[in-house]
RNA sequence: AAUGACCUUCGGGGCAGGGUGAGGGACUUCGUCCCAAUUCCCGACCGGUGGUAUUCCCCAGCCAUGGGGCAGCCCACGAGCGCAAAAUAUUGCGCAUGAAACGGUGAGAUGCCGUUGCCGGCGGUUAAAGUCCGAAUGAAAGAAGGUGUUC
Numbered sequence: 001a002a003u004g005a006c007c008u009u010c011g012g013g014g015c016a017g018g019g020u021g022a023g024g025g026a027c028u029u030c031g032u033c034c035c036a037a038u039u040c041c042c043g044a045c046c047g048g049u050g051g052u053a054u055u056c057c058c059c060a061g062c063c064a065u066g067g068g069g070c071a072g073c074c075c076a077c078g079a080g081c082g083c084a085a086a087a088u089a090u091u092g093c094g095c096a097u098g099a100a101a102c103g104g105u106g107a108g109a110u111g112c113c114g115u116u117g118c119c120g121g122c123g124g125u126u127a128a129a130g131u132c133c134g135a136a137u138g139a140a141a142g143a144a145g146g147u148g149u150u151c
Stems, first nucleotide, its partner, number of pairs: 001150003005147006017042003023035005044131002046120002048077004054107001056069005072118002080095006100116005122134003
């Protein structure tokens, strides 16, 4: 330095505040009060992994430049569901797989700066959930380290 091998560890965040009242309850009983959605409405908040960056940020500097970092909506991957085989581990096949514009700078931007916008699995629930509970003390893209082997 490489790797058709093996092992270990790691590997996802988020409803502040307000409104409504499906429904339920109380009483001095027919009209007032109380409870009641993280799911509805206003609004708030969040953003897995690899790639892509001379302009943005950080560090160094001999001021030439060098090193590092930065995308939910650019490219790719993961997560979901079903079927079959298998004692299991697991393997194979099929289905599904979201979302951005405009302006600025510049030689060059879908990534920088600004403005406005958009997206988000399945099952459950006192009522429809990206954020609550559950599958999940799970799995995975992958990251780091170690062992072995080869050069």

Predicted 3D model of a 151-nucleotide RNA (FMN riboswitch aptamer (RFN element)) from an Anaerolineaceae bacterium. It was read from a public genome assembly, where an Rfam model found it. The source organism's lineage runs through Bacteria, Bacillati, Chloroflexota, Anaerolineae and Anaerolineaceae. Of the family's consensus pairs, 100% are formed in the model. The coordinates come from a structure-prediction model, not an experiment, and the mean pLDDT is 80.